[in-house]
Context: one part of a larger RNA
Molecule: small-subunit ribosomal RNA, central domain
Organism: uncultured bacterium
């Protein structure tokens, strides 16, 4: 390389948009590049293979054939692919009417709790633990009442629930804004799928500048515990956590399961629409769509399990794996302010 694979054994990129490329719906007509058939030129000799022959045999040698699966020219064919052209509507998109939602951004607002400050009451403890101590408190703490200030997070509703590509998103209001679903068939007429590079987004921690700082709290200090205790427990507490702008670009970024399409038993349940049955209607029942779960037929699987949300049956395209360690390391390159990230070996060893 091929082959075989990628939930858990090595292996799906964190997620999307999309360039090149690869692949691509139905019908008619045309061309003949791919494709098929025929013919022809060439495809040196030797060798391999088959037949015959010569050395007493063999190796060896001589003769003939086949093969040389390739390349070129001509003719014919038109099913498939391709190209040109005409048409179609089921794929895709647009439109209209509805509709659900913690989807995003900004602005202003609210209550509970907490901490602080001031004032009132009060007068000896409070706090903390397994038990204590450090700590706070007669300069009046804890408790309690009132007022004020501040920052962060939004209890109940809340859900096996919803939205989003993922990361993620939860008090209520307003403004701006993205996407989805259902129904209708009015419009376009294959406009599609995937996607190397590229670009965008991307938890937490971390970094830069400026703000903010209630609570919590790496580091650090102290008290305990202990043989020790650089911990677990307790009292404090700085970065940080919060905001704006910029950077970083990684996670068990997980469904450890790439995206898209078609097909393949059922049952049950949740969320959002629609249609039908009944004279009407809450409701009920039936049918169907989209999304989220559970259980399971066949099948698949080493098994666990999976099973229309496939890990089944197929197709398209991309990514990735190839024994363990060395090592996601060194070197080089690119990126970054740095921390570091991405790409990525070998010697050696088992």
């Nucleotide at each position: 390389c091929u082959g075989g694979g990628c939930u858990u054994u090595a292996a799906g990129a964190g997620u999307g948009u999309g360039u090149a490329g690869g692949c691509g719906g139905a019908a008619g007509g045309g061309u003949a590049a791919g494709c098929g058939c025929c013919c022809u030129g060439u495809g040196a000799a030797a060798g391999c293979c088959c037949c015959c022959g010569g050395c007493u045999u063999a190796a060896c040698c001589g003769g003939g054939g086949a093969a040389u699966u390739g390349c070129g020219a001509g003719g014919c064919g038109a099913a498939c692919u391709a190209c040109c052209u005409u048409u179609c509507u089921u794929g895709a998109g647009c439109c209209a009417a509805g509709u659900a939602g913690g989807g995003g951004u900004g602005c202003a607002c609210g209550g509970a709790a907490c901490u602080g400050u001031u004032g009132g009451u009060g007068g000896a403890g409070c706090g903390g633990u397994g038990g204590a101590a450090u700590g706070c408190g007669u300069a009046g703490a804890u408790a309690u009442c009132a007022a004020c200030a501040g920052g962060a997070a939004c209890g109940c509703c809340g859900g096996u629930g919803g939205u989003g590509a993922a990361a993620a998103c939860g008090g209520a209001g307003c403004a701006c804004u993205g996407g989805g679903c259902u129904u209708g068939a009015g419009c376009u007429g294959a406009c599609g799928c995937u996607g190397a590079g590229a670009c965008a987004c991307g938890a937490a921690a971390g970094c830069g500048u400026g703000g903010g700082g209630a609570g919590c709290g790496a580091a650090c200090g102290g008290g305990a515990u202990u043989a020790g205790a650089u911990a677990c427990c307790c009292c404090g507490g700085u970065a940080g956590u919060c905001c704006a702008c910029g950077c970083u670009g990684u996670a068990a970024a997980c469904g450890a399961u790439g995206u898209c399409u078609a097909c393949u038993a059922g049952g049950u349940u949740g969320u959002g629409g629609u249609g039908g049955u009944u004279c009407u209607g809450a409701c009920a029942c039936c049918a169907g769509c989209a999304c989220g779960g559970c259980c399971g037929a066949a099948g698949c699987a080493a098994a666990a399990g999976u099973g229309c949300u496939a890990a089944g049956u197929a197709g398209a395209c991309c990514g990735c794996c190839u024994g363990g360690g060395g090592a996601g390391u060194a070197c080089g390159g690119c990126c970054g302010c740095a921390a570091g990230g991405c790409u990525a070996a070998a010697a050696c060893u088992c």